This is a predicted structure of a 74-nucleotide RNA (transfer RNA) from an uncultured Oscillospiraceae bacterium. It matches the Rfam family "tRNA". It is annotated as a transfer RNA. Model confidence (mean pLDDT): 81 of 100.
[in-house]
Formats: sequence, C1' cells, structure tokens
RNA sequence: GCGCCAGUAGCUCAGUAGGAUAGAGCACAUGCCUCCUAAGCAUGGGGUCGGGGAUUCGAGCUCCUCCUGGCGUG
Repeated sequence: GCGCCAGUAGCUCAGUAGGAUAGAGCACAUGCCUCCUAAGCAUGGGGUCGGGGAUUCGAGCUCCUCCUGGCGUG
C1' cells in the first nucleotide's frame, strides 16, 4: 500500500432483508433488610449508536469519505 472485521451506556455485548419510545448483564446511586458490611429485593440515573456527508416519509441498520483498533497479505 491492498483486502477483511470491529467501533452502540463506565465495562462486556444484543439489535443485520430500514419502521415508530435505543435494550440486556455487570457496575453505579438511593431505599428496604442487617448491629455494620456483603448477599438479596425494589427503584432510578446514564447513550446526539466513532466524526462528517448522502439516500429516504423514516437510518444503529443502506451508500461515500475520514478516524481508531484488530487480522491477513505484498
């Protein structure tokens, strides 16, 4: 340089023939329980879906470009 894969919550990920409020587990906060902690139970906060642009009535999902990481290859 070329090809392929990945980028969604603090972390690990789901969501792929475009469809209406963007989710799960863990973590975190508050409350209950307990002498206290842990565990357990309940409730809650947290994301402009890597950046920009395009297509569309509508994009996490399609297209273009850039960035970051990984793998392969000359």